RNA sequence: GAGGUGGUUCCGGAGAAUCUCGCAAGAGUGCCGAAGGUGCAAGGUGGCAAACGCCGCCGAAUCUCUCAGGCAAAAGGACGGAGCAGACGA
Numbered sequence: 001g002a003g004g005u006g007g008u009u010c011c012g013g014a015g016a017a018u019c020u021c022g023c024a025a026g027a028g029u030g031c032c033g034a035a036g037g038u039g040c041a042a043g044g045u046g047g048c049a050a051a052c053g054c055c056g057c058c059g060a061a062u063c064u065c066u067c068a069g070g071c072a073a074a075a076g077g078a079c080g081g082a083g084c085a086g087a088c089g090a
Base pairs, nucleotide, nucleotide: 003088005086007084008083009082010081011080012079017029019028020027021026030071031070032069036067037065039063043058044057045056046055047054048053
């Protein structure tokens, strides 16, 4: 000491029933995607095959699914900004 990196504090931060039944526990219907999780394109790679090709594995997202979570407010919240201390470090 550029830089990225995880931690922590503060600020900003979307969507969707304040639904229905029920004394309650709970059940049901409709919906949302931005905790977490699933899936895969290019590309990489392995096996088989004379060849055309075939079968696997790895493989990103705010995309996808909606398992989880959520659908007044509060809380949470991907992500962004700032501060702090730390490790790494051209």